[in-house]
Predicted 3D model of a 67-nucleotide RNA (Fluoride riboswitch aptamer (crcB RNA motif)) from a Solirubrobacterales bacterium.

């Protein structure tokens, strides 16, 4: 330095993935953090914003301009 084997690594933050940071929930089960907004009595009806909790990168979508 490389390879093999074994063990360890919580969950969540309205639409996908990676990194960093922040917050929240949980410790047998249960429970719990979380699951956007408006109209409407309510809804399986109608309308609207956003791929972030925050920063950043990628992907998808949307708008404008150029080739």
């Nucleotide at each position: 330095u490389u390879c093999c084997u074994c063990g360890c690594a919580g969950g969540c933050g309205a639409u996908g993935a990676g990194g960093c940071c922040c917050g929240c929930c949980c410790u047998g089960c249960a429970c719990g953090a979380c699951c956007g907004c408006c109209g409407c009595c309510g809804a399986u009806c109608g309308g609207c914003u956003g791929a972030u909790g925050g920063c950043u990168u990628c992907u998808a979508c949307u708008g404008u301009g150029g080739a």

Overview: Its Rfam family is "Fluoride riboswitch aptamer (crcB RNA motif)". The family has 289 seed sequences and 2,293 matches in Rfam 15.1.